A computed fold for a 546-nucleotide part of an RNA from Ruminococcus champanellensis 18P13 = JCM 17042, annotated as large-subunit ribosomal RNA, domain I. Rfam family: Bacterial large subunit ribosomal RNA. The coordinates come from a structure-prediction model, not an experiment, and the mean pLDDT is 84. NCBI's taxonomy places the organism under Bacteria, Bacillati, Eubacteriales, Oscillospiraceae, Ruminococcus champanellensis. The full RNA is in RNAcentral, with records from SILVA.

Context: one part of a larger RNA
RNA sequence: AGCGCAGGGCGAAUGCCUUGGCAUUGGGAGCCGAUGAAGGACGUGGUUAACUGCGAUAAGCUGCGGUGAGCUGUAAGCAAGCUUUGACCCGCAGAUUUCCGAAUGGAGCAAUCCGCAUGAUGUCAUAGUCAUGCAUCAUAUACUGAAUUCAUAGGUAUAUGAGGGGAACCGCCUGAACUGAAACAUCUAAGUAGGGCGAGGAAGAGAAAUCAACCGAGAUUUCCUCAGUAGUGGCGAGCGAACGGGAAAGAGGCCAAACCGAGAGAAGCAAUUCUUUCGGGGUUACGGACUGCAUUUAGCAUUCAGCGAUUUUAACCGAAAUGUAUUGGAAAAGCAUACCGAAGAACGUGAAAGUCGUGUAGGUGAAAAGAAAGCUGAGCGAGCAGGAUCCAGAGUACCGCCGGACACGUGAAACCCGGUGGGAAGUCGGGGGGACCACCCUCCAAGCCUAAAUACUACCCAAUGACCGAUAGCGAAUAGUACUGUGAAGGAAAGGUGAAAAGAACCCCGGGAGGGGAGUGAAAUAGAACCUGAAACCCUGUGCUU
Numbered sequence: 001a002g003c004g005c006a007g008g009g010c011g012a013a014u015g016c017c018u019u020g021g022c023a024u025u026g027g028g029a030g031c032c033g034a035u036g037a038a039g040g041a042c043g044u045g046g047u048u049a050a051c052u053g054c055g056a057u058a059a060g061c062u063g064c065g066g067u068g069a070g071c072u073g074u075a076a077g078c079a080a081g082c083u084u085u086g087a088c089c090c091g092c093a094g095a096u097u098u099c100c101g102a103a104u105g106g107a108g109c110a111a112u113c114c115g116c117a118u119g120a121u122g123u124c125a126u127a128g129u130c131a132u133g134c135a136u137c138a139u140a141u142a143c144u145g146a147a148u149u150c151a152u153a154g155g156u157a158u159a160u161g162a163g164g165g166g167a168a169c170c171g172c173c174u175g176a177a178c179u180g181a182a183a184c185a186u187c188u189a190a191g192u193a194g195g196g197c198g199a200g201g202a203a204g205a206g207a208a209a210u211c212a213a214c215c216g217a218g219a220u221u222u223c224c225u226c227a228g229u230a231g232u233g234g235c236g237a238g239c240g241a242a243c244g245g246g247a248a249a250g251a252g253g254c255c256a257a258a259c260c261g262a263g264a265g266a267a268g269c270a271a272u273u274c275u276u277u278c279g280g281g282g283u284u285a286c287g288g289a290c291u292g293c294a295u296u297u298a299g300c301a302u303u304c305a306g307c308g309a310u311u312u313u314a315a316c317c318g319a320a321a322u323g324u325a326u327u328g329g330a331a332a333a334g335c336a337u338a339c340c341g342a343a344g345a346a347c348g349u350g351a352a353a354g355u356c357g358u359g360u361a362g363g364u365g366a367a368a369a370g371a372a373a374g375c376u377g378a379g380c381g382a383g384c385a386g387g388a389u390c391c392a393g394a395g396u397a398c399c400g401c402c403g404g405a406c407a408c409g410u411g412a413a414a415c416c417c418g419g420u421g422g423g424a425a426g427u428c429g430g431g432g433g434g435a436c437c438a439c440c441c442u443c444c445a446a447g448c449c450u451a452a453a454u455a456c457u458a459c460c461c462a463a464u465g466a467c468c469g470a471u472a473g474c475g476a477a478u479a480g481u482a483c484u485g486u487g488a489a490g491g492a493a494a495g496g497u498g499a500a501a502a503g504a505a506c507c508c509c510g511g512g513a514g515g516g517g518a519g520u521g522a523a524a525u526a527g528a529a530c531c532u533g534a535a536a537c538c539c540u541g542u543g544c545u546u
Stems, first nucleotide, its partner, number of pairs: 001545009015531001016496002020468002022465007029457002031165002039100003042055003046078002050074002061094006070082003105114003115134007136162009169200001170198005180187001184234001210217002221248005231239002252449003255393001259280009285427001287391003290386004299380002303378005310371004315364003321337004326333001338355002340344001346358003398422007408434001429444005483490002503530001506517004
């Protein structure tokens, strides 16, 4: 030195575990904000670096409920206290809530600096301190008011509102490319990604100028189907309906105008006319006004008020087992004999518990605050006949040109939307039925509102998993931390003593670290570098070989 055997070290795999994740289901809840949000800074404890809580009333203050013996968070110790006159804790409601932040008195390098007005406090007087108000924009009203006579612009005041944030969902505007077409240009990807604006718990859509087909249906939305059909398409790649049928849900309303009246203004000598605002009236295609006749009823999604079943936010009751001289450190295991069960889900307890604890099944419960079907009232709201006259949404419909969107790429291309240039009718009217025309059928545009069925899940509750188990599972067993970067941004590692700290008093060696005894413990090769403790690698002893 090699090989073998034995014992160690280092090392962290593996096994077992779970405080953390992932996914899903069913409920709930679904906005917050100038009454100052979201998010932060700085403070705040007897002792306090961090986290959590809270805000100069600062791990807290008050009231009302619940509970009932302990309590002063994570988190020990020391100190000092509180508590059956009910603490701590849980729920509801309130008070306080520094500074920054839309940040809003002005400024600013966020968490800082500097004001003005009024009042209070304070001082001999200043100073200082405290409270309240003071941004901008929009709308309304009033006053004021230039160049410039009236006026207008502008200004001032008051009132109301807005501003910012939010995971996805939603509406509108804007809008790619990679890619596919086996290249590529129309096309596709895709109205997707990205950007902007805006709203709500949903949004949008919505009560036929709709479909249909000579039969009829009767707002919208969503799902299944029709159907990968009809179509469309360098007829390539691809794109891709509707009618009809079946379900979920179900709800319909209001204006403008004609006409009547009131106020104000303008023209006019006046009669009167016109303009405008407001009130009544009226709302659909079997219309309304108007004239006449009768009458106060059918009903009502949305609005307001009251009541309100039920329910949410604390809680409470809750059955039934003992022994053991078996094993063990420990009984829940074994053995023996029982019991409960509308409860044998689960977790914990020194191993493996229906009957030990928390619970579970099943029941009970609210001073306060919230949700809420529904009911009642307010409020709203009617009918018949006549057919002369009047009304029924105009730079609109429609047409030309150019675009867009419709499953539909300009096509025979209707229907719908926009730009631009023209530009109707007016109920004996007008639109549609996929060029266009006739007949027929059907509907009534150019005004508005509308619950539910639908989408989503930042958040809360309950539950589930042929999901993970610490190189896995979220990046994170907690961390957007440490760290990197000027910055936008990037972004880790890191779990396990033991049932219980019983965490090793005391003695010895040593400066200490560390170790040897002693002691604890079932175990210390469980000793905090702590469960198990593989391999690589290293060492010691020994056998053999050289």